A computed fold for an 86-nucleotide RNA from Sinobaca qinghaiensis, annotated as c-di-GMP-I riboswitch aptamer.

RNA sequence: UCCAGAUAAAGGCAAGUUCAUUGAAAAAUGUGUACGCAAAGUUACAGGUCUAAGGUACUAUAUGCUAAGAUGGCUGGGCUGCCUGG
Numbered sequence: 001u002c003c004a005g006a007u008a009a010a011g012g013c014a015a016g017u018u019c020a021u022u023g024a025a026a027a028a029u030g031u032g033u034a035c036g037c038a039a040a041g042u043u044a045c046a047g048g049u050c051u052a053a054g055g056u057a058c059u060a061u062a063u064g065c066u067a068a069g070a071u072g073g074c075u076g077g078g079c080u081g082c083c084u085g086g
Base pairs, nucleotide, nucleotide: 002086003085004084005083012037013036016033017032019030020029021028022027035073041079042078043077045076046075047074048071049070050069054066055065056064057063
């Protein structure tokens, strides 16, 4: 440096959910607890998924479409990293 990996060691993160806040919403942040995770570290480049404020279509008081919003714990890619073995 490359590959592999968890019934090893030292550790790490924290789903869902509680409370509070932000947001139009999806969701995010902090808080407590752990479902799980060998990258569940980081990154919105590609795809998928979610939401639809605003815009737009239609028309009745509803509905459809739309991402520049969100999702890294959906998948792939980029960057970085602990230990062990080869």
The model forms 95% of the base pairs in the Rfam consensus. The organism belongs to Sinobaca, within Bacteria.